[in-house]
RNA sequence: GGCCCCAUAGCUCAGUGGUUAGAGCACUGGUCUUGUAAACCAGGGGUCACGAGUUCAAGUCUCGUUGGGGCCU
Repeated sequence: GGCCCCAUAGCUCAGUGGUUAGAGCACUGGUCUUGUAAACCAGGGGUCACGAGUUCAAGUCUCGUUGGGGCCU
C1' cells in the first nucleotide's frame, strides 16, 4: 500500500427497509431469609462509532472517515 470482516445497553450478542430498538448477564428497589446468596416481582440504562447519500420510510442499503481484527505484498 491492497483486500476482507466487525462497530447496537456496563459486558456478551440478537434484530426481513415499516413496530415503542430487544435478550442474557450485570446494576437499582422490593418479597423471602436471623443474615448473605439463590429464587421471584418490578425498574433504570441506547446520539444503533462519526459524517453524508438513496428512499415516503434506514440499526438494516450505498459511499467516506475513525477505531478494532485478519489475509496478501